Predicted 3D model of a 134-nucleotide RNA (FMN riboswitch aptamer (RFN element)) from Fructobacillus fructosus.
Its mean pLDDT, the model's own confidence on a scale to 100, is 76.
The sequence is in RNAcentral, with records from Ribocentre.
The organism belongs to Fructobacillus, within Bacteria.
RNA sequence: AUAGAACUUCGGGGUCGGGUGCAAGUCCCAACCGGCGGUGAUGCAGUUAUACUGAUAAGCCCGUGACCUGCUUUUGCAGUUGAUUUGGUGAGAAUCCAGAGCCGACCGUACAGUCGGGUAUAAAGAAGUUUAAA
Numbered sequence: 001a002u003a004g005a006a007c008u009u010c011g012g013g014g015u016c017g018g019g020u021g022c023a024a025g026u027c028c029c030a031a032c033c034g035g036c037g038g039u040g041a042u043g044c045a046g047u048u049a050u051a052c053u054g055a056u057a058a059g060c061c062c063g064u065g066a067c068c069u070g071c072u073u074u075u076g077c078a079g080u081u082g083a084u085u086u087g088g089u090g091a092g093a094a095u096c097c098a099g100a101g102c103c104g105a106c107c108g109u110a111c112a113g114u115c116g117g118g119u120a121u122a123a124a125g126a127a128g129u130u131u132a133a134a
Base pairs, nucleotide, nucleotide: 004131005130006129007128008127009126010125017029018028019027031114032113033104034103035064036063037062038061044054045053046052059102060101068079069078070077071076084100085099086098087097088096106117107116108115
């Protein structure tokens, strides 16, 4: 260092202000938010360095978790589950820059991405500890 086993910890954000109304963070105007892994041409640091190394970079590109449905004693398996374009630069942009858009499980309640609840849960995964052997 590699693969194996056991365990521990961590692991999701958001309604300012206004309208209507008996009542709305649910409607209307407006505001705000973006899990995890991958990819990735910005920019940053190291370096003499074009190169190289390190950390970092996508809600809507690929994959995936939660939720939901079916099967299953359980473990689990299968399925379902949202959303992007225009212009610029360039050899090359789904990721950079600029503009304009769009999306968000279930139950409850005046119709909810943001309130309350299942959930002090689970989990994609992230980090670490221990262990025996080659």